[in-house]
């Protein structure tokens, strides 16, 4: 210094232009229990940053940041 790859709830992940951005676990609440903790029911919560394409962008391109891998 060159090339490729990732980046999404708190944590792991799906969603390959048109979803209300979906599941687990975890956490909150409430049932149910002598109490815990299992169950069960609901909730809360998410597209790194800036630009472009499009009616319409997490989804495509470009830059930036950051992590990983390869070459030199």
């Nucleotide at each position: 210094g060159g090339c490729c790859c990732c980046a999404u709830c708190g944590u792991c992940u799906a969603u390959c232009g048109g979803u209300u951005a979906g599941g687990a676990c975890a956490c909150c609440a409430g049932c149910c229990u002598u109490u815990c903790g299992a169950g069960c029911u609901g909730g809360u919560a998410a597209g790194a940053g800036g630009g472009g394409u499009u009616c319409a962008a997490u989804u495509c391109c470009c830059c930036u940041u950051g992590g990983g891998g390869c070459c030199a």
Predicted 3D model of a 72-nucleotide RNA (transfer RNA) from a Pseudomonadota bacterium. Rfam family: tRNA. Rfam describes the family as follows. Transfer RNA (tRNA) molecules are approximately 80 nucleotides in length. By type it is a transfer RNA. Gene Ontology term of the family: triplet codon-amino acid adaptor activity. The RNAcentral record of the sequence draws on ENA. NCBI's taxonomy places the organism under Bacteria, Pseudomonadati, Pseudomonadota. The coordinates come from a structure-prediction model, not an experiment, and the mean pLDDT is 81.